[in-house]
Description: Large-subunit ribosomal RNA, domain II from Lacihabitans sp. LS3-19, 682 nucleotides, folded computationally. The full RNA is in RNAcentral, with records from ENA.
Context: one part of a larger RNA
RNA sequence: UCCUACGAGUUACGGUCACCAGCAAGGUUAACUUUUUAAGAAAGGGAGCCGAAGCGAAAGCGAGUCUUAACAGGGCGUUAAGUUGGUGGCUGUAGACGCGAAACCUAGUGAUCUACCCAUGGUCAGGUUGAAGGUUGGGUAAGACCAACUGGAGGACCGUACCGGUAUACGUUGAAAAGUGUUCGGAUGAACUGUGGGUAGGGGUGAAAGGCUAAUCAAACUAGGAAAUAGCUCGUACUCCCCGAAAUGUAUUUAGGUACAGCGUUGUGGUUGAGUAUUAUAGAGGUAGAGCUACCGAUUGGAUGCGGGGGAGUCACAUCCUACCAAAUUCAGACGAACUCCGAAUGCUAUAAUAUAUACGCAGCAGUGAGGGCUCGGGUGCUAAGGUCCGAGUCCAAGAGGGAAAGAACCCAGAACUACAGCUAAGGUCUCCAAAUCUAUACUAAGUUGAACAAAGGAAGUCUGACUGCCGAGACAGCCAGGAUGUUUGCUUGGAAGCAGCAAUCAUUUAAAGAGUGCGUAACAGCUCACUGGUCGAGCGGGGCGGGCAUCGAUAAUAAGCGGGCAUAAAGUAUAGUACCGAAGCUUAGUCAAGAAAAUAUUCUUGGGUAGGGGAGCAUUCUGUCAUCAGUGAAGGUGUACUUUGAGGUAUGCUGGAGAGGACAGAAAAGCAAAUGUAGGA
Numbered sequence: 001u002c003c004u005a006c007g008a009g010u011u012a013c014g015g016u017c018a019c020c021a022g023c024a025a026g027g028u029u030a031a032c033u034u035u036u037u038a039a040g041a042a043a044g045g046g047a048g049c050c051g052a053a054g055c056g057a058a059a060g061c062g063a064g065u066c067u068u069a070a071c072a073g074g075g076c077g078u079u080a081a082g083u084u085g086g087u088g089g090c091u092g093u094a095g096a097c098g099c100g101a102a103a104c105c106u107a108g109u110g111a112u113c114u115a116c117c118c119a120u121g122g123u124c125a126g127g128u129u130g131a132a133g134g135u136u137g138g139g140u141a142a143g144a145c146c147a148a149c150u151g152g153a154g155g156a157c158c159g160u161a162c163c164g165g166u167a168u169a170c171g172u173u174g175a176a177a178a179g180u181g182u183u184c185g186g187a188u189g190a191a192c193u194g195u196g197g198g199u200a201g202g203g204g205u206g207a208a209a210g211g212c213u214a215a216u217c218a219a220a221c222u223a224g225g226a227a228a229u230a231g232c233u234c235g236u237a238c239u240c241c242c243c244g245a246a247a248u249g250u251a252u253u254u255a256g257g258u259a260c261a262g263c264g265u266u267g268u269g270g271u272u273g274a275g276u277a278u279u280a281u282a283g284a285g286g287u288a289g290a291g292c293u294a295c296c297g298a299u300u301g302g303a304u305g306c307g308g309g310g311g312a313g314u315c316a317c318a319u320c321c322u323a324c325c326a327a328a329u330u331c332a333g334a335c336g337a338a339c340u341c342c343g344a345a346u347g348c349u350a351u352a353a354u355a356u357a358u359a360c361g362c363a364g365c366a367g368u369g370a371g372g373g374c375u376c377g378g379g380u381g382c383u384a385a386g387g388u389c390c391g392a393g394u395c396c397a398a399g400a401g402g403g404a405a406a407g408a409a410c411c412c413a414g415a416a417c418u419a420c421a422g423c424u425a426a427g428g429u430c431u432c433c434a435a436a437u438c439u440a441u442a443c444u445a446a447g448u449u450g451a452a453c454a455a456a457g458g459a460a461g462u463c464u465g466a467c468u469g470c471c472g473a474g475a476c477a478g479c480c481a482g483g484a485u486g487u488u489u490g491c492u493u494g495g496a497a498g499c500a501g502c503a504a505u506c507a508u509u510u511a512a513a514g515a516g517u518g519c520g521u522a523a524c525a526g527c528u529c530a531c532u533g534g535u536c537g538a539g540c541g542g543g544g545c546g547g548g549c550a551u552c553g554a555u556a557a558u559a560a561g562c563g564g565g566c567a568u569a570a571a572g573u574a575u576a577g578u579a580c581c582g583a584a585g586c587u588u589a590g591u592c593a594a595g596a597a598a599a600u601a602u603u604c605u606u607g608g609g610u611a612g613g614g615g616a617g618c619a620u621u622c623u624g625u626c627a628u629c630a631g632u633g634a635a636g637g638u639g640u641a642c643u644u645u646g647a648g649g650u651a652u653g654c655u656g657g658a659g660a661g662g663a664c665a666g667a668a669a670a671g672c673a674a675a676u677g678u679a680g681g682a
Base pairs, nucleotide, nucleotide: 001682002681003680004679005678006677011094012093013092014091015090016089017088018087019086020085021084022083023082026050027049028048032044033043034042035041036040054061055060064076065075066074067073097235098234100232104225105224106223107222108221109220115199116198117197118196119195120194121193122192123191124189126158127157128156129154133150134149135148136147137146138145162186163185164184167182168181169180170179201217203213204212205211238617239616240615241614242613243612248261249260250259251258252257262368263367264365265364266363267362268361269360275356276355277354278353279352280351281350282349283348289342290340291339296336297335300332301331302330303329304328307325308324309322310321311320312319371396372395373394374393375392376391377390378389379388380387401412402411403410416591417590418589419588421587422586423585427581428580429579430565431564432563436578438577439576440575441574442573443572449567450566457552458551461549462548463547464546465545467543468542469540470539478535479534480533481532482531484508485507486506489503490502491501514529518527519526592607593606594605595604596603597602618671620668621667622666623665624664625663626662628660629659636655637654638653639652640651641650642649643648
C1' cells in the first nucleotide's frame, strides 16, 4: 500500500413545533382488577393531569383586575379550542455521533535493578620510592645540629587480577533495547566485593546529575473512581430532485468558542402592493473641484517701514546714517483632513407614471461569525509589500467551459442531457495548432521585437514636421594661390620673437591676413588655421526646436522567461480594411425535470453550486399477512446479455449442493475510501 470482515446521531424519560388520527368545551386514564384464542387484545378503573379566566405580594375581586384620592392615565388580561395517541424535526437530563489526552483521587504492590545505611565475611601478581622513630659515630657546657646504617610510613609511584569508562573506529531492522576492538583512569583505599537486613511514592535515597527508586521518574507500578474532562484534532458509510449562504454588527477572562441581530431554507398568513428598477418633479447636504483684499492658519518676491540691532553725534538728551532684522498695510504669486465667499456628479428622502415580482409578519430547522484577489475613493506604511485598516463594486470562496505557454479570483462567458449541425465572444489565422505566408501605406537593422518590465543621463543611428541662416552678385566640400608690414607690441624673464604668464589688443599695405586657431622650438625657425582670390556649378557634412522607431545605460547563477521551431519590403511596429478560425455563450433538432399561466391542444420561464434547509426514492437484515419457487438444482461464487435518470433490476451459461425470494405492511445492530481506525491475509 492493497484485499476481506468489523467500524460512528442510539435508547429511556421530559419539553417544543409540524403532520396524521380520535373525541371536542371538553380530552384522557395511571396503578390495579376481570375476561380471553395467553404474542397480545378487550372490558372495567376518573384517582390524577391538561384545557375552558384573569389580575394582584396578598386579603380579595372578577371580564376584568392591579396601581391610585381618582369615574384619569398606565400594566397584565378579555374579544383566535383544546386534549389524547402515533410519526418526524430540534432540544433538556443521561457517556448521548465515534475514537483520542496530559493529568487528579482512593486502595494496594515493589530496594532480587539501583541509592544510602547496618551486621558479618572475602579480595588486591610483581616491582619502586624510602617519612617518623631507632642505633653508632661526630658535635655542644648541655642542647640544637651533622653523617652513616637501621627502619618500613603513604587517600605515595609503575603495573596484573579487580573496579571504571578518556578518545576513536565499528555496530545502529546490532552478536547486544548501551556492546566489540584499540586506547585510557584507579588499583592499601573516601578501595572493590559476597551473604543477611533496613529506608516506599509528594515518600525514600542522593560526595547533588532532578540522579536513582526492577529496560518506567520534575513524582514508580497495579487495580478502581471511569465511557474523568477535551470551547481541540481526526473520522462519520446508498441515489436523484428544488433552493442556497456567511466569513459582518454588538457583547463576551472574549478574540480559532459562544449569545442576539444580519444573510439561507421550509411551512403558513394577510394587505389602501408595501419591495426593486427607470424616468420626471421637489427637497436636505458641504464631499470632488475650486477659491482665499471672504474668515482662520501657513507662505514667496516687491513697495512702504511701527519697532529693534549696528554706527555717528553729544556733558546728557535731541538728531542723523544704514546693501541689517522686521510688525502692520499694500501689489503680484501660491497652500490647507481637522480653512470656506463658493460648489458639483453619484447617493439619500418624498410624490407621480411605467415596468417587474418581490417585500413583510409568524412558526420549524440551520450554517456562518479565520475570508481572499482585482478596480476605484481614502487612512497607515516609504503615494514599499502577495502589507495592514475602512468605504463602493465585482469575482473566487461555492463556478465548470474558451483565452492569457503553464496559473483560485486578469479577459470572454454562467455547464439539465444528447448531436460527426450552424453563428459568434475574448483571443487568434508560417509551423507545432483550427483559421490570411490576406489587402494598402509607412517605420525599425537593434533578432529591437515577436504578450511581464526599466530610469536619470549619453549619442552627427535613422525617418519625419515646422522655423531660421548662407546661396547664380556663385553658397557648402575639395583642389591651386596668398595669409603681409610697424613688430622680437609693452611688461616679465636666463630667454618670451603670434603661441609660459600679466596688460593692452592699435595702426599700415591690402582682394585678404588675429599684436594670432592649433602643432612645434631652449628661444628663433618650420607646419597649420581664421581671412581672401581662382577653379567648380546647386543647393548646404549650416543652426537650434519638436515627433516616430531604434542605440548605450542593462548586473545572478542552464543556451533559460519570444511556449518551441523560427521570422527582417516580417511571422516585428503603426494606421486602415476584408475574410476566416474560435467556448459547455447563442441558434438548430430531440429528451428529462421544476414552477407559473392556462384548461387538456399547449405556451412561457427556470434547472453551476460548498456549509446548510426541503422533497422523492434504491438496497440490506428480521417480523407479519397473502400468493409462490427449489435435487428436472435454492442461496452463494463467476461470466454474458438486456434494462432504469440514478441508487439498482431482470434473464441466462458454468460452478455450487439446500434452501430462497415476490407483493403489501412493520421493525432496525440498515449502506464505508479515508478515523497515523480494529482483526486477519497478501
Rfam family: Bacterial large subunit ribosomal RNA.